[in-house]
Parts: sequence; structure tokens; C1' cells
RNA sequence: GAGAUCAGAGGGCAGACCUGCCGAAAGGCAGAGACGCAAAGCCACGGGCCUAUAGUCAUCGCACUUUAACAAGCGCUGGCAACGGUAGCCGGGCCGCAUCU
Repeated sequence: GAGAUCAGAGGGCAGACCUGCCGAAAGGCAGAGACGCAAAGCCACGGGCCUAUAGUCAUCGCACUUUAACAAGCGCUGGCAACGGUAGCCGGGCCGCAUCU
């Protein structure tokens, strides 16, 4: 320098639940706690998945304008949709411990 992960040592991380805080939510952070993890260390680049505040489309309701038409407000419900998440979904990138070859 390259490759591999059967076992072990010293150690490391910490799912769910619960509490507090942040967030519209998904989710995150801290405490507590261990289901698991050889990268469960770091990075949202590709795919997947989760969420849907704002946005957008549709139904309906209300209000308003007009001779009429056009234009146009608010709200309920539903659809779509990341610029929000997930690195403990997978791939990729960066860095690293132990042992073996």
C1' cells in the first nucleotide's frame, strides 16, 4: 500500500417506549433506555421511503362586483407537489479501530 471480516480483547455507538425543548408535519436535539450495529463515524450526490407549512388543481360553502360577461376574496374537504426530512433503506463519496492475508 492492497484485500478480507470466522472468532476474540480493549473500548465505541444506541432502536422502541418515556420526559423536556425545537418544528406545520415528517423529523431533530438533550436526558433516560438497549433493539441492534465492524463503520449504527461524516456527507442528502443518485434511487427509494416519510411529511405537506407555503404553492397549485378540483368539489362545495360564504362574501363581493357587474346590465351581462371577464377579472377577483375567504374558508372546508380532497388530489398533486420538496425547497423539508431519513446516513439505523440501498448505492456512492470521505475518514477511521481491531484482527487476519

The RNA shown here (c-di-GMP-I riboswitch aptamer) has 101 nucleotides and comes from an uncultured Pseudomonadota bacterium.